Overview: A computed fold for a 593-nucleotide part of an RNA from Candidatus Aquilonibacter sp., annotated as large-subunit ribosomal RNA, domain I. NCBI's taxonomy places the organism under Bacteria, Bacillati, Vulcanimicrobiales, Vulcanimicrobiaceae, Candidatus Aquilonibacter. Its mean pLDDT, the model's own confidence on a scale to 100, is 81.
Context: one part of a larger RNA
RNA sequence: GGCAUGCAGGUGGAUACCUUGGUUCCACAGGCGACGAAGGACGUGCAAAGCUGCGAUAAGCGUCGGGGAGCUGCUAAGAAGCGAUGAUCCGGCGAUUUCCGAAUGGGGCAACCCCCGUGCCGUCAUGGGCACGGACUCCACGAUGAAUUCAAUAGUCGUGAGAGAGCAUACCCGGUGAACUGAAACAUCUAAGUAGCCGGAGGAAAAAACAUCAAACGAGAUUCCCGUAGUAGUGGCGAGCGAACUGGGAACAGCCUAAACCGUUCAUGUGCAAGCAUUUGGGCGUUGCAUGAGCGGGGUUGUACGACGACAAUCUCAGAGCCAAUUCUCUGAGCGCAAGUUACAAAACCGAUCGAUAAUAGAAGCCGGCUGGAAAGCCGCACCAUAGAAGGUGAUAGUCCUGUAGACAAAAUCAUUCGGUCUUGCGUAGUUGUUCGUGAGUAGGGCGGGGCACGAGAAACCCUGUCUGAAGCUGGGGGGACCAUCCUCCAAGGCUAAAUAUUCUGUGGAAACCGAUAGCGUACUAGUACCGUGAGGGAAAGGUGAAAAGAACCCCCGGAGGGGAGUGAAAUAGAACAUGAAACCGCAUGCCU
Numbered sequence: 001g002g003c004a005u006g007c008a009g010g011u012g013g014a015u016a017c018c019u020u021g022g023u024u025c026c027a028c029a030g031g032c033g034a035c036g037a038a039g040g041a042c043g044u045g046c047a048a049a050g051c052u053g054c055g056a057u058a059a060g061c062g063u064c065g066g067g068g069a070g071c072u073g074c075u076a077a078g079a080a081g082c083g084a085u086g087a088u089c090c091g092g093c094g095a096u097u098u099c100c101g102a103a104u105g106g107g108g109c110a111a112c113c114c115c116c117g118u119g120c121c122g123u124c125a126u127g128g129g130c131a132c133g134g135a136c137u138c139c140a141c142g143a144u145g146a147a148u149u150c151a152a153u154a155g156u157c158g159u160g161a162g163a164g165a166g167c168a169u170a171c172c173c174g175g176u177g178a179a180c181u182g183a184a185a186c187a188u189c190u191a192a193g194u195a196g197c198c199g200g201a202g203g204a205a206a207a208a209a210c211a212u213c214a215a216a217c218g219a220g221a222u223u224c225c226c227g228u229a230g231u232a233g234u235g236g237c238g239a240g241c242g243a244a245c246u247g248g249g250a251a252c253a254g255c256c257u258a259a260a261c262c263g264u265u266c267a268u269g270u271g272c273a274a275g276c277a278u279u280u281g282g283g284c285g286u287u288g289c290a291u292g293a294g295c296g297g298g299g300u301u302g303u304a305c306g307a308c309g310a311c312a313a314u315c316u317c318a319g320a321g322c323c324a325a326u327u328c329u330c331u332g333a334g335c336g337c338a339a340g341u342u343a344c345a346a347a348a349c350c351g352a353u354c355g356a357u358a359a360u361a362g363a364a365g366c367c368g369g370c371u372g373g374a375a376a377g378c379c380g381c382a383c384c385a386u387a388g389a390a391g392g393u394g395a396u397a398g399u400c401c402u403g404u405a406g407a408c409a410a411a412a413u414c415a416u417u418c419g420g421u422c423u424u425g426c427g428u429a430g431u432u433g434u435u436c437g438u439g440a441g442u443a444g445g446g447c448g449g450g451g452c453a454c455g456a457g458a459a460a461c462c463c464u465g466u467c468u469g470a471a472g473c474u475g476g477g478g479g480g481a482c483c484a485u486c487c488u489c490c491a492a493g494g495c496u497a498a499a500u501a502u503u504c505u506g507u508g509g510a511a512a513c514c515g516a517u518a519g520c521g522u523a524c525u526a527g528u529a530c531c532g533u534g535a536g537g538g539a540a541a542g543g544u545g546a547a548a549a550g551a552a553c554c555c556c557c558g559g560a561g562g563g564g565a566g567u568g569a570a571a572u573a574g575a576a577c578a579u580g581a582a583a584c585c586g587c588a589u590g591c592c593u
Stems, first nucleotide, its partner, number of pairs: 001592007009585002017543002021514002023511006029503002031167002039100003042055003046078001050074002061094006070082003105114003115134007136164003139160006171202001172200005182189001186236001212219002223250004233241002254495003257439001261297010275284002277327001279325004302473001304438004308433004315334007335427006348421005355414003360407001365381001367380004382399002384388001390402003444468008454480001475490005530537002550577001553564004
C1' cells in the first nucleotide's frame, strides 16, 4: 500500500413516516374604477429589520349587532397599559384614507417640481400655511353668435353628483391575420381563419321566431349533446378536408315595428270654392286641398293578411263632434276578465317569504383492571345514535375537547320569490270587393374576391369592392346548372329567457391526486435572493420534544468545542437537534505485497 470482515465510529442526507402547501374536479357566485381602481412609493408600534394590518384619526376611529374573559398580529422576554361601565375577537354600515398611478391645473427622469382662482389663518409687510375648484372628448340645457338677410349654421362661453377614459384569468362577438409544419422536395393545398395584434360586451355572449327544411308524406324559432358518419362528397382525386336530412335527448316563449287609413302640430304651395259626421234650417271662414316632417291611434301575415267601403251584429251611464232636433261616430267612467317590470309599454312604494354576510345550542364512560413516560391500545362491564364525517388530545377515542346529524338566530346591508298598491290591455266574431298597403339603389345580373365540407367545377345558396338594376299580389324567393309542372315559404326593420361556454379572485365540497429533487417557480420574509443595460431569467431552503422541562452548578478552556451533574421515556432527541442508506474518511483484526 492492497483485499476481506467488523465498529450500536465519523461524514453525508438517501429511505420509510409526517404535512402547514399544492393539483384536479363539482356547485354557488361572477367584475372593480373620476364617490379616483388594479398596482405601488413613503410612512405608521414603547423599542421595530422583514412580513401582515393600517394611512398624519396611520397593527387603528365611530356606531349597530354577535360573543363572554382574557387581551396589546407573526413575536418570546421586558416595560407600560386595556378589560364584567363587557375589552381582545367576529360581522353589518360608516369616518379617515399622505403621494404616485386612467391620473385629470401645467410639467416631469412615477411616488417629484411649479402655478392660477375663491375663501380663511398668520406677518407691520413680503415670504408662508389650510380648504375647495381648475385635463380632454361626447351629451343635455342655457347664453352669445360669423362668412350670409334671418329668431339659421359653424364657432365661443357657462352650468351639470350627466357619460366615457384605466384595470382584470378564461369564456364570447367582430376586425385584421402569419409562418414553422404536412404533402416524406414544392408552387395549388395543408397548418388555419389557428397563433398574434386591435375593438367591444356580459355573467354569460352569440344565435333566434322561417323569403327554413322536406319530398309527393310531412315538419315547424335558436342553442347544446348523442347519432347519422369518417358516410355523401370534396381533393396536385395527393397529403388531407369533411357535411346535411330523417331519428333520440337537454331546454322551451314568443313578440314589437315600417306601410295603407284616421286624427293632430308645424312648414311650403295653392285657394273663395270646397269644407265644418248625416238630413233640415241658420252660422263659420289662417277652416279646405296637395306635398314634406314629427307625434298619437291603427296594423303585422302567405291553404295570404291588413286598411278602407258595403252588409250583418254589439253590457250600463256620462261627455264631445259650430247651434237646435235626428241617426251615427268617438272619448271617459262603472262592472267583469286577463297580464305585467326578463323580450312582448313602463315607474315606484309597502308587506311577507326564502337566503347571504357574525352566531347559538347540540346525546352518550372525568368506568374498573393490565402494559407503558403517557391510554385513546388490550381484558371486562355499560351507554348514545336523525350524531360511528373529520380534526385534536402524551400510542389507535361514537360517549374527553372542537365538532357532526337534526334544530334554531340578525340591529344593519344585499339579494330571491310571492302578494298588495300601481300600471296596461280586452269585453264578440263574420261575409263581401275591377279600391289601397305589405320594408329599393333592395332582389337579381356582369367583373373581381370571400363564405358555405364543396379548391370554378355541371356549381345552386349566402356576403360584397366595382358597374348596373327589377317586379310590386294577375307579386316575389327557394327546392344544388337550367326549363316546365308541382310543393313550400314571404327577403331587403327590430327585441327575446332557458338548455350551452368559462374560472384570476371568493365561498363550500370531493379525490384508487402529490407528499419536500414530488406537488404551483414559491409548504419557509418567493416572483424573494441572485443574474442581465434591458426585455427577461430565476433558485436553494420543512420535521428537538408530549411538554423547553432548551442543560442550574462544577471542570478543561481565550473562544469554539467537550467532560461531569441535572431534565426527559429517550440526549447516539442538545438546538449543525426525528429516522439516518451509499459514496468518502477513520479505527480494529486477519491475509497478501